This is a predicted structure of a 494-nucleotide part of an RNA (small-subunit ribosomal RNA, 5' domain) from an uncultured prokaryote. Its mean pLDDT, the model's own confidence on a scale to 100, is 88. Rfam family: Bacterial small subunit ribosomal RNA. Gene Ontology terms of the family: structural constituent of ribosome and ribosome.

[in-house]
Context: one part of a larger RNA
RNA sequence: AUUGAACGCUGGCGGCAUGCCUAACACAUGCAAGUCGAACGGCAGCAUGAUGUGUAGCAAUACACAUUGAUGGCGAGUGGCGGACGGGUGAGUAACGCGUGGGAAUCUACCCAGUAGCGGGGGACAACUCGGGGAAACUCGAGCUAAUACCGCAUACGCCCUUAGGGGGAAAGGCUUCGGCCACUAUUGGAUGAGCCCGCGUUGGAUUAGCUUGUUGGUGAGGUAAUGGCUCACCAAGGCUACGAUCCAUAGCUGGUCUGAGAGGACGAUCAGCCACACUGGGACUGAGACACGGCCCAGACUCCUACGGGAGGCAGCAGUGGGGAAUAUUGCACAAUGGGGGAAACCCUGAUGCAGCAAUGCCGCGUGUGUGAAGAAGGCCUGCGGGUUGUAAAGCACUUUCGAUAGGGAAGAUUAUGACGGUACCUAUAGAAGAAGCACCGGCUAACUCCGUGCCAGCAGCCGCGGUAAUACUGAGGGUGCAAGCGUUAAUC
Numbered sequence: 001a002u003u004g005a006a007c008g009c010u011g012g013c014g015g016c017a018u019g020c021c022u023a024a025c026a027c028a029u030g031c032a033a034g035u036c037g038a039a040c041g042g043c044a045g046c047a048u049g050a051u052g053u054g055u056a057g058c059a060a061u062a063c064a065c066a067u068u069g070a071u072g073g074c075g076a077g078u079g080g081c082g083g084a085c086g087g088g089u090g091a092g093u094a095a096c097g098c099g100u101g102g103g104a105a106u107c108u109a110c111c112c113a114g115u116a117g118c119g120g121g122g123g124a125c126a127a128c129u130c131g132g133g134g135a136a137a138c139u140c141g142a143g144c145u146a147a148u149a150c151c152g153c154a155u156a157c158g159c160c161c162u163u164a165g166g167g168g169g170a171a172a173g174g175c176u177u178c179g180g181c182c183a184c185u186a187u188u189g190g191a192u193g194a195g196c197c198c199g200c201g202u203u204g205g206a207u208u209a210g211c212u213u214g215u216u217g218g219u220g221a222g223g224u225a226a227u228g229g230c231u232c233a234c235c236a237a238g239g240c241u242a243c244g245a246u247c248c249a250u251a252g253c254u255g256g257u258c259u260g261a262g263a264g265g266a267c268g269a270u271c272a273g274c275c276a277c278a279c280u281g282g283g284a285c286u287g288a289g290a291c292a293c294g295g296c297c298c299a300g301a302c303u304c305c306u307a308c309g310g311g312a313g314g315c316a317g318c319a320g321u322g323g324g325g326a327a328u329a330u331u332g333c334a335c336a337a338u339g340g341g342g343g344a345a346a347c348c349c350u351g352a353u354g355c356a357g358c359a360a361u362g363c364c365g366c367g368u369g370u371g372u373g374a375a376g377a378a379g380g381c382c383u384g385c386g387g388g389u390u391g392u393a394a395a396g397c398a399c400u401u402u403c404g405a406u407a408g409g410g411a412a413g414a415u416u417a418u419g420a421c422g423g424u425a426c427c428u429a430u431a432g433a434a435g436a437a438g439c440a441c442c443g444g445c446u447a448a449c450u451c452c453g454u455g456c457c458a459g460c461a462g463c464c465g466c467g468g469u470a471a472u473a474c475u476g477a478g479g480g481u482g483c484a485a486g487c488g489u490u491a492a493u494c
Stems, first nucleotide, its partner, number of pairs: 001493003005490005012366006018359002020324001025322003029319003034081003039078002042074002046072003049068008088277003097202007106194002111190007119153001121151002128143006159168003173182003203249003210240003215237008252274004256267004279300005302313004330356001332355003338352001339350004369399004379390004403435001405430005413421001438483005443464003449478003453474001459466002
């Protein structure tokens, strides 16, 4: 000088930041990923209309009941897109993981640009109905049905395969104000994102010296989006290592942060980039993309429900609870802004985000009054008893009102509309010095001294060292010094 700090004493306000460093310990509860009816069949609920019946009325009409998907819309379902982003954590990892600079054998939904197309058919399965099983979770059988769901046929500039002859392969419609718009198929290029390979750099230990059999290379095959022992068969016997292999320990890496004149040293909270993980271990499915935090399957540990046959769960998302700990916050508000997903849009969702709450945890700013005032008051302390000091300090007199309080007004942030924040910021008025100072130290280092008490006791202490009857070093008081809404101590780094 610094800190994601803690502890002790104290504590007025504001702005901006920051806030489980420990148990990647276990989690009650709520929320954190949905959306599209302009893909589809439908109609459980709500609303409207129509029809019928009834009641009241002369009638218009009103009310009630029933029917009807006709309309708005919509629970559940089929289908599409998104749940691979965003958010969390740092367990693992000493590695092409990261950083930096290169490379060739690749893929890329949505988006942009180009080229060509969008013809004609079919069979199902949910929902639904009926029946059955089960305590539940759920599940079985039979029957009906739609589609932008699924499958043939046709067509193929370009596309794929090829023995270069030839062979193979696609599509879906929806809405409309009838202008068109949004989709769909094939393919080329781009953009974006991702996978892979390589040079160099990347902690400590030799009280770790040898390590390796898919191991190292080749041929062929398989596999992948793609190269490759990635995998397999066969062949060869290689490959790494004192320029530290292997093993052990430790650790996410970086931009950066702290310190320092620099060189360097230490660290890697917040913010940003990359990586890894999602109760533990393993696996694949779907998909453009995952071997998938809030998806699936298996095994394990744990917790819960059970009719004992069987089931359910995963906060290292946001809050919150227990536990651990010296120690770290609200079960808040809003989608108004920014951004994300879906949708043609309206809009819906969004604990991302924007805000508010708590904490002197840090940084910065402000205040706790100003002027005058000598009878140098009283009181305290000291005293050579004359006085000295506290001390212009107080009182008194004259002023001011920052901040805070109360009342009134009141933005920008938002584009024509929409403001959580917000009783906001800010402005005005009112009253009154009113509501606002502590902490550590005073032997030397080191700024600041006397008295009482104690008597090697009680105690102090960072080092030297103080204390055994005159202690500036212990305890208290008066006085002083230093910082100040903080001050000290402890821990840690330079």